[in-house]
RNA sequence: UGAAAGGAUAGAGGCGCGGUUGCCAUCAGUACAUCCGGUGUAAGGCCUGCCAGGCCGUUGCCGGAUAGAAAGGGGCCGCCGCCGAAGAGGGGUCCGGCACAUCUCCUCUGGGCGUACGGAGAAUAUCCGUCCGACUGUCGCAUUUGCGGAGAGCUAUGAAUUGA
Repeated sequence: UGAAAGGAUAGAGGCGCGGUUGCCAUCAGUACAUCCGGUGUAAGGCCUGCCAGGCCGUUGCCGGAUAGAAAGGGGCCGCCGCCGAAGAGGGGUCCGGCACAUCUCCUCUGGGCGUACGGAGAAUAUCCGUCCGACUGUCGCAUUUGCGGAGAGCUAUGAAUUGA
């Protein structure tokens, strides 16, 4: 002085990621409960000497009144942990059969945003996936504005090994 999909520590991206107390809306004037009316009726009972019939009542359905949630899924502020943060798909754990990870292995995705489509969802919320679009950080090539790559990345620091 140089190299590697090498190892360590620190760091950056931004509508950044995950978790969560609280609050808020949604769920929903729904479910449940009580009462009233209508209608049907197969527990049981009453009226009757018997039949028929009638009544109470049980129960189903419909309508109305009063009162009226919760779970689940979200949004926002704050807080906590973070920057493969995390998410998705598949395999294993997983059995005589069925179901299942927050554990583990492999694969994919740099990040968020938006349209469309598909899936989940009560949902026009929200989430997940795919395509496309522009944006953004980063590196490379070209050189003043374009193109391309991917987080197994990028930046910084010091160390080891090794080559010259």
The RNA shown here (Lysine riboswitch aptamer) has 164 nucleotides. The model forms 100% of the base pairs in the Rfam consensus. The prediction has a mean pLDDT of 79.